[in-house]
RNA sequence: CGGGGUGGCACGGGCGGCCGCCGGCGGGCCGGAUGAUCCGGUCCGCGGGAGGAAAGUCCGGGCUCCGCAGGGCAGGGUGCUGGGCAACUCCCAGUGGGGGCGACCCCAAGGAAAGUGCCACAGAAAACAGACCGCCCGCGGCCUUCGGGCCAGCGAGCAAGGGUGAAAACGUGGGGCAAGAGCCCACGGGUCCCGCCGGCGACGUCGGGACCGGUAAACCCCACCCGGAGCAAGACCGAACAGGGGGCGGGUGGCCCACCCGAUGCCCCCGGGUAUGGUCGCUUCAGGCCCGCGGUGACGCGGGUCGUAGAGGAAUGGUCGCCACCGGGUCGAGGGCGACCUCGCCCCGGGACAGAACCCGGCUUACGGGCCACCCCGACCG
RNA sequence: UGCCGGGUCAUCUAAUGGUAGGAUAGUGGACUCUGAAUCCACUCAUCUUGGUUCGAAUCCAAGCCCGGCAG
Numbered sequence: 001c002g003g004g005g006u007g008g009c010a011c012g013g014g015c016g017g018c019c020g021c022c023g024g025c026g027g028g029c030c031g032g033a034u035g036a037u038c039c040g041g042u043c044c045g046c047g048g049g050a051g052g053a054a055a056g057u058c059c060g061g062g063c064u065c066c067g068c069a070g071g072g073c074a075g076g077g078u079g080c081u082g083g084g085c086a087a088c089u090c091c092c093a094g095u096g097g098g099g100g101c102g103a104c105c106c107c108a109a110g111g112a113a114a115g116u117g118c119c120a121c122a123g124a125a126a127a128c129a130g131a132c133c134g135c136c137c138g139c140g141g142c143c144u145u146c147g148g149g150c151c152a153g154c155g156a157g158c159a160a161g162g163g164u165g166a167a168a169a170c171g172u173g174g175g176g177c178a179a180g181a182g183c184c185c186a187c188g189g190g191u192c193c194c195g196c197c198g199g200c201g202a203c204g205u206c207g208g209g210a211c212c213g214g215u216a217a218a219c220c221c222c223a224c225c226c227g228g229a230g231c232a233a234g235a236c237c238g239a240a241c242a243g244g245g246g247g248c249g250g251g252u253g254g255c256c257c258a259c260c261c262g263a264u265g266c267c268c269c270c271g272g273g274u275a276u277g278g279u280c281g282c283u284u285c286a287g288g289c290c291c292g293c294g295g296u297g298a299c300g301c302g303g304g305u306c307g308u309a310g311a312g313g314a315a316u317g318g319u320c321g322c323c324a325c326c327g328g329g330u331c332g333a334g335g336g337c338g339a340c341c342u343c344g345c346c347c348c349g350g351g352a353c354a355g356a357a358c359c360c361g362g363c364u365u366a367c368g369g370g371c372c373a374c375c376c377c378g379a380c381c382g
Numbered sequence: 383u384g385c386c387g388g389g390u391c392a393u394c395u396a397a398u399g400g401u402a403g404g405a406u407a408g409u410g411g412a413c414u415c416u417g418a419a420u421c422c423a424c425u426c427a428u429c430u431u432g433g434u435u436c437g438a439a440u441c442c443a444a445g446c447c448c449g450g451c452a453g
Base pairs, nucleotide, nucleotide: 001378002377003376004375005374006373007372008371009370011368013323014322015321016320017319018318019317021049022048024046025045026044027043028042029041030040031039032038051353055364056363058362059361060360061359062358063230064229065228066227070257071256072255073254075226076225077224078223079222080094081093082092083091084090095109096107097106098105099104110221111220115219116218117215118214119213132162133161134158135157137155138154139153140151141150142149143148170188171187172186173185174184175183189212190211191210192209193208194207195206197204198203234280235279236278237277244270245269246268247267249261250260251259285307287306288305289304290303291302292301293300294299325350326349327348328347329346331344332343333342334341335340383452384451385450386449387448388447389446392406393405394404395403400436408424409423410422411421412420429445430444431443432442433441
């Protein structure tokens, strides 16, 4: 110098002309309707109109209704510690473990000493250990150069070596023993408990004790959390129909209890009917940015300033010009010892992922170029 | 829009966490004068990517695709 990796940050083109689209407000004209604060057409004026992910619907909350939500069982979720937050499976700071030369990154990280289950094939044995080859002792038999040796013999002991496997009963060394073994000792690894000190704590240093297969994204145990449904929630108005049939309790939507309501109804079920009706819910907030203070930080407090689609099968677009951006090419200028870098004219090409549907906070996934920090590589330069 | 369910050969389906099996279809061969039927052999799959585990179709997470229900 070039190429790349990791982490973080801000952003997701600008201006103008023409033609359109969807709401809102004000007004003019025309028309329709039994009606619901009614509807349609057309013209004029003013003002507004997608995102960082609007996405997946994976978590959490607001809001609304069910009985304002109580107890138990079942079910589901979370799982190192402390803090932040309305809340969270999110975020921040740490602890422990793992990976990397490094910048840095990753971890569903309680319990396997409550209990149960599983560990294919191979292998003797896969969890109350086990005996294939082996090692040792005794008995029996055979052989003998009398030292001992041998055996598809019998009995007992062993878990060191071989071999199998993902994994072989904590690892290495020594002692010990007939041979051996955490049987004993030293060092080392790990789990749990106790004590001193440090820390709010997870935990760490040291000392002592008990212990040692894996698996809980197997059942399970422990601790904590969770009532259910979802704006097609739900409320009001209006239209149509059946004054029909059945049930005897109903209200929870996993079950039981407790609770509430009712006592032939204004309840429930079936069946039937219905303008694909109207209005509300509906968008102003746990908002963004800047400054100050507190905090390591997430964040909190105070002040200032700015923004703010609300449709209801769904609008926010198209085109032209200029500028900006990115990639490629030709030429020129400047800088540098050089590899190369920067700038400018002209030509060609490009502009991604994706579209609000009740509203927020996160996570995850998709995508374009840019900036910053650190690191790696190089066959280029000095 | 919201809420649920499911993805295994070309098709229909099996498979306690332990070699992905069967039927139909396809291809080749045998039998036959030819075809069908029959017999033999072969080909073809766990939606994708990660994780847990010695080991994943199966368990977990994210994504992709398909289907159903609700006024």
Two RNAs folded together computationally: RNase P RNA and transfer RNA, 453 nucleotides in total.
Rfam match: Bacterial RNase P class A. About the family: Ribonuclease P (RNase P) is a ubiquitous endoribonuclease, found in archaea, bacteria and eukarya as well as chloroplasts and mitochondria. It is annotated as a ribozyme.